Order: sequence, then structure tokens, then C1' cells
RNA sequence: GCGCCCGUAGUUCAAUGGACAGAAUAUGGGAUUGCGGAUCCCAGGAUCAAGGUUCGAUUCCUUGCGGGCGCA
Repeated sequence: GCGCCCGUAGUUCAAUGGACAGAAUAUGGGAUUGCGGAUCCCAGGAUCAAGGUUCGAUUCCUUGCGGGCGCA
């Protein structure tokens, strides 16, 4: 340099183009406990960026950025 794949909570993963983008875990608060752990309840937290298509985009298209793999 060329080709392919990927990018969503702190982390690991979901989400036919359509409901408030969900879950587990972690974090904070509470219940429980002699104190912890475990368990139960509650809360906050995310779509890599900019355009395009569409009534509507996490999803489709383009470019850029970042990561991985292959070829040279």
C1' cells in the first nucleotide's frame, strides 16, 4: 500500500429499519447479618465521528478515525 472483519454502559454480550437501546457482571444506596460474605430490592451509567437514504437508523450506504487478521 491492497483486501477482509470488528467498533453499543467500567467489562462481557444482546437488540426484523419502529415501544423508554436491554441483560449479566461491576459500582453506589438500602434490606438482611453480632461483623462480613452470600441473598433480595433500588439507582446511575453506552450506540467511534461526520454526512447520506428513510416518516423513522444501533441496524442500510459513503468518508474518516481506531483495533484485529491476511497478502505484498
Predicted 3D model of a 72-nucleotide RNA (transfer RNA) from a Patescibacteria group bacterium. RNAcentral holds the sequence, with entries from ENA. The source organism's lineage runs through Bacteria and Bacteria candidate phyla. Model confidence (mean pLDDT): 81 of 100.